[in-house]
Predicted 3D model of a 73-nucleotide RNA (transfer RNA) from an Ignavibacteria bacterium. RNAcentral records the identical sequence in 3 taxa. The sequence is in RNAcentral, with records from ENA and MGnify. Rfam family: tRNA. About the family: Transfer RNA (tRNA) molecules are approximately 80 nucleotides in length.
RNA sequence: GCACCUAUAGCUCAGUUGGUAGAGCAUCUGACUCUUAAUCAGCAGGUCCGGGGUUCGAGUCCCCGUGGGUGCA
Numbered sequence: 001g002c003a004c005c006u007a008u009a010g011c012u013c014a015g016u017u018g019g020u021a022g023a024g025c026a027u028c029u030g031a032c033u034c035u036u037a038a039u040c041a042g043c044a045g046g047u048c049c050g051g052g053g054u055u056c057g058a059g060u061c062c063c064c065g066u067g068g069g070u071g072c073a
Base pairs, nucleotide, nucleotide: 001072002071003070004069005068006067007066010025011024012023013022019056028042029041030040031039049065050064051063052062053061
């Protein structure tokens, strides 16, 4: 330099054919306990890497970038 993969909650990851963004763990609150841990119940947390385009509607499709990974040179 070229090609491919990847970027979604604090972390690890889902998200179907374009149609209201989710799970587990963690945090927080409550129950239980003499207390802590464990266990159980519940809440909260996101303008989906950035910009632009298509569309009535984009996490999803298209284009240009940025970070990470793999291969080739």